[in-house]
């Protein structure tokens, strides 16, 4: 990182250090924050997308482990655009992630 394919209502904490804003474009809500939010960095710890092993095996799938990653407030926090009588419900968009790609 174009596209495109899979998940995204569940899970998961402490010390330290930083000092104003965060909640992953915007916009309106709510919310979380000097009882120090968010980020860092130490260690935990959650999950199983690749990897290893192993039932089967064309595949698909299941089971262990967790070595690459990811993640550890609230549904991606809600909500906008479409379809609904709808604050139901459902689809799109954008978003993150993780293989694969430069």
């Nucleotide at each position: 990182u174009a596209a495109a394919u899979a998940u995204c209502g569940a899970g998961a904490g402490a010390g330290c250090g930083c000092g104003a804003g965060g909640g992953u474009u915007c916009u309106g809500g709510c919310c979380c924050a000097g009882c120090g939010a968010c980020c860092g960095c130490u260690c935990g710890g959650c999950a199983a997308c690749c990897u290893g092993g192993u039932g089967a095996u064309a595949g698909c799938c299941g089971c262990c482990a967790a070595g690459g990653u990811g993640c550890c407030a609230a549904u991606g926090c809600c909500a906008g655009c479409c379809c609904g009588g709808a604050u139901a419900g459902g689809g799109a968009a954008c978003g993150a992630u993780a293989g694969g790609g430069c």
Source information:
Predicted 3D model of a 102-nucleotide RNA (SAM riboswitch aptamer (S box leader)) from Nitrospira sp. CR1.3. The source organism's lineage runs through Bacteria, Pseudomonadati, Nitrospirales, Nitrospiraceae and Nitrospira. Its mean pLDDT, the model's own confidence on a scale to 100, is 83. The sequence was found by an Rfam model in a public genome assembly.